[in-house]
Context: one part of a larger RNA
RNA sequence: CGUUGAAUCUUGAGGGGAGUCCUCGACAGUACGAGAGGACCUCGAGGAACUAACCUCUGGUGUACCAGCUGUUCCGCCCGGAGCAUUGCUGGGUAGCUAAGUUAGGAUGUGAUAAGAGCUGAAAGCAUCUAAGCUCGAAGCCAACCCCAAGAUUAAGAUUCUUUUAGACCCCCUGGAGAUUACAGGGUCGAUAGGCUCUAGGUGUAAGCCCAGUAAUGGGUUAAGCCAAGGAGUACUAAUAGGUCAAAUUUA
Numbered sequence: 001c002g003u004u005g006a007a008u009c010u011u012g013a014g015g016g017g018a019g020u021c022c023u024c025g026a027c028a029g030u031a032c033g034a035g036a037g038g039a040c041c042u043c044g045a046g047g048a049a050c051u052a053a054c055c056u057c058u059g060g061u062g063u064a065c066c067a068g069c070u071g072u073u074c075c076g077c078c079c080g081g082a083g084c085a086u087u088g089c090u091g092g093g094u095a096g097c098u099a100a101g102u103u104a105g106g107a108u109g110u111g112a113u114a115a116g117a118g119c120u121g122a123a124a125g126c127a128u129c130u131a132a133g134c135u136c137g138a139a140g141c142c143a144a145c146c147c148c149a150a151g152a153u154u155a156a157g158a159u160u161c162u163u164u165u166a167g168a169c170c171c172c173c174u175g176g177a178g179a180u181u182a183c184a185g186g187g188u189c190g191a192u193a194g195g196c197u198c199u200a201g202g203u204g205u206a207a208g209c210c211c212a213g214u215a216a217u218g219g220g221u222u223a224a225g226c227c228a229a230g231g232a233g234u235a236c237u238a239a240u241a242g243g244u245c246a247a248a249u250u251u252a
Base pairs, nucleotide, nucleotide: 001151005161006160007159008158009157010156014148015147016146017145020048021047022046023045024044025043026042032037050105051104052103053102054101058099059098060097061096065092066091067090068089069088070085071084072083073082074081075080108143109142111141116136117135118134119133167245168244169243170242171187172186173185174184175183192238193237194236195234196233197232198231199230201227202226203225208221209220210219211218212217
């Protein structure tokens, strides 16, 4: 820009992905074979690699969470802290992201075929799978499975709304999105983000005070205190206010 103005939900022309392999058990130590050895077919089980999704479990990371420890400077000193030292070092660790973790997948077919196997059967009184006709036959083809998909210019369909404009955007609060854009959620008729409260979870019993001990230290208050990205609730704060675009039809 087109599709005759929008919103929502679809159809599927067409395109892409996947398609793998191994071992074991039964059949059966059977058929076969002098023996050694040793099946087809069929059924069942387990696994490898690959692919996708996810984070309940096992772990990793987790430089805005918690605790411990050292040196030094500072807060006048003690106590308690703050800065710096690779995040100062060490031990843990929420969300998110992740694999080594978890779950799932490669099923199926009265489809058409290849090589091949055949039936009937002439040309050519026979023979012949082929010339007419017919039946089978593969990890391949077509479908089936998963994904994209109406620029499929043949531009599709359904429902609802539409000059009383429908609707969209700017702008703003944001994140399951993200370089920007786009996408997705919300904008007071509101739980969109922050704050606050509760909670999950993490760390592991704060400070102060009291008690015991000469003291180091220990005990009590105290499963304490603190806490990021998780969950729920709550309009306290900020999404205020406002602006722009907007068709067909009909008449002249």
A computed fold for a 252-nucleotide part of an RNA from a bacterium, annotated as large-subunit ribosomal RNA, domain VI. Its mean pLDDT, the model's own confidence on a scale to 100, is 86. Rfam family: Bacterial large subunit ribosomal RNA. RNAcentral holds the full RNA, with entries from ENA.